[in-house]
Context: one part of a larger RNA
RNA sequence: GGAUGAACGCUAGCGGCAGGCCUAAUACAUGCAAGUCGAGGGGUAGAGAAGGAAUAGUUUACUAGGAAUUCUUGAGACCGGCGCACGGGUGCGUAACACGUAUGCAACUUACCCUUUACUGGGGCAUAGCUCAGAGAAAUCUGAAUUAAUUCUCCAUAAUAAUAUUGAAUCGCAUGAUUUGAUAUUUAAAGCUCAGGCGGUAAAGGAUAGGCAUGCGCUGUAUUAGCUAGUUGGUGAGGUAAUGGCUCACCAAGGCUACGAUACAUAGGGGUUCUGAGAGGAUGAUCCCCCACACUGGUACUGAGACACGGACCAGACUCCUACGGGAGGCAGCAGUAGGGAAUAUUGGUCAAUGGACGCAAGUCUGAACCAGCCAUGCCGCGUGCAGGAUGACGGCCCUCUGGGUUGUAAACUGCUUUUAUAUGGGAAGAAACCCCGGGAUGCGUUCCGGGCUGACGGUACCAUACGAAUAAGGAUCGGCUAACUUCGUGCCAGCAGCCGCGGUAAGACGAAGGAUCCAAGCGUUGUCC
Numbered sequence: 001g002g003a004u005g006a007a008c009g010c011u012a013g014c015g016g017c018a019g020g021c022c023u024a025a026u027a028c029a030u031g032c033a034a035g036u037c038g039a040g041g042g043g044u045a046g047a048g049a050a051g052g053a054a055u056a057g058u059u060u061a062c063u064a065g066g067a068a069u070u071c072u073u074g075a076g077a078c079c080g081g082c083g084c085a086c087g088g089g090u091g092c093g094u095a096a097c098a099c100g101u102a103u104g105c106a107a108c109u110u111a112c113c114c115u116u117u118a119c120u121g122g123g124g125c126a127u128a129g130c131u132c133a134g135a136g137a138a139a140u141c142u143g144a145a146u147u148a149a150u151u152c153u154c155c156a157u158a159a160u161a162a163u164a165u166u167g168a169a170u171c172g173c174a175u176g177a178u179u180u181g182a183u184a185u186u187u188a189a190a191g192c193u194c195a196g197g198c199g200g201u202a203a204a205g206g207a208u209a210g211g212c213a214u215g216c217g218c219u220g221u222a223u224u225a226g227c228u229a230g231u232u233g234g235u236g237a238g239g240u241a242a243u244g245g246c247u248c249a250c251c252a253a254g255g256c257u258a259c260g261a262u263a264c265a266u267a268g269g270g271g272u273u274c275u276g277a278g279a280g281g282a283u284g285a286u287c288c289c290c291c292a293c294a295c296u297g298g299u300a301c302u303g304a305g306a307c308a309c310g311g312a313c314c315a316g317a318c319u320c321c322u323a324c325g326g327g328a329g330g331c332a333g334c335a336g337u338a339g340g341g342a343a344u345a346u347u348g349g350u351c352a353a354u355g356g357a358c359g360c361a362a363g364u365c366u367g368a369a370c371c372a373g374c375c376a377u378g379c380c381g382c383g384u385g386c387a388g389g390a391u392g393a394c395g396g397c398c399c400u401c402u403g404g405g406u407u408g409u410a411a412a413c414u415g416c417u418u419u420u421a422u423a424u425g426g427g428a429a430g431a432a433a434c435c436c437c438g439g440g441a442u443g444c445g446u447u448c449c450g451g452g453c454u455g456a457c458g459g460u461a462c463c464a465u466a467c468g469a470a471u472a473a474g475g476a477u478c479g480g481c482u483a484a485c486u487u488c489g490u491g492c493c494a495g496c497a498g499c500c501g502c503g504g505u506a507a508g509a510c511g512a513a514g515g516a517u518c519c520a521a522g523c524g525u526u527g528u529c530c
Stems, first nucleotide, its partner, number of pairs: 001530004006526005013382006019375002021340001026338003030335003035082003040079002046073005055064004089293003099217007108210002113206008121155004131144005161186011191198002219265003226256003231253008268290004273282003295316005318329004346372001348371003354368001355366004385416004395407005422466005430457001435452007474519005479500003485514005495502002
């Protein structure tokens, strides 16, 4: 000098864009953060319409009254499907194929999506819900009866599927791979509909996403020198989507290591970021990719995918409820609270846009996201006026003191402008789709054109008019380094200080004043890095 997720002191007009718990992965009150589908299913409370009984009043054919029943609609809860493995947070652990890069899988999986082919036939048993009964303070649970489905299940059919046996051709990279045959066995499906559609099953290919393996790279300590029994390898089996001591039985005795094993300490990795002419050094906030974790430890279930942040079970610590028998919980999601700390924000608005889940769709949900609020935390921009004006005014300060210098064109005064502020008025882009209406083309699957609907931000940005210099400057420094000097006070005192050093009676170094210098809505100090 540059930089900073900064903090502190003094000061402070505005805007744009960014950033904002670096400490206690400490504990958490409260609200919200993952639902959706009635075009899978049974079906309830309720609402509306039709209907008109019992009953009452009497004028004996009217009034009141509204039950049964039917139709339409229909929240909550329930079964079922899909999602909840994404998105969001944090950096505890991890020195590791975790990450980066380059390869390989002849050892693998992939829901939804796209393409292609074939199929979608016939039955059955249950169980939630509802009803009834019961236990319990509650959480919740038990029994009985009964019911549906795209739930479950049986049969049929079936192959380029799977398994077993077997033939041929081509090729390679060792195990082998690809193509094509034969025989036997086994395994599928689901319907709904507003009649337009939406689905289901099997197989092949693609896309996407993952899994596994390997070369190289990747912190410090040798005041850590030896480490290792599933350890290293083999055979066989189990397990997995898949290879493999991944696991097990048996056999062998191996494997790693001064080219640093093992141990200990520290640490998420990378793209990046800062600095530097570069080499290098430092760094890993925000944003993007990957990894790991979700009170602590362990375990599996479901599923295409988890060993699952707002799922389950067990153990532990902690907190809460309790009728003492027993139960409930997990903010390292968004806000917010306590604590810690030098220190870090609102218990805000909207799904309008983008994206996601579900749905044919309308739509619902979305603290993702988009916005707004707070903070000079940073970067950038703007303003606090401009021109003229010398009797060089008054005042201040200084001096060689009837006077001169400086503050200083500075002020007054004259003219001008109005960014900004204030007031008033107008007022966006971000919106085009989905959907609805109308029309055209058509290979009947779709597609095109026109119109309509939709804005949290926000009456915001922006524009116009009015007004009047009107609303707006500080901080640090002035001995040398280092730009900027005098006077007074003090008297080795009080104090200053980054280094050298100032201060003991004429201090340009302390304190004040006048003046000056440098930056400027900031200026200094401190911490850290180059």
Molecule: small-subunit ribosomal RNA, 5' domain
Organism: uncultured Bacteroidia bacterium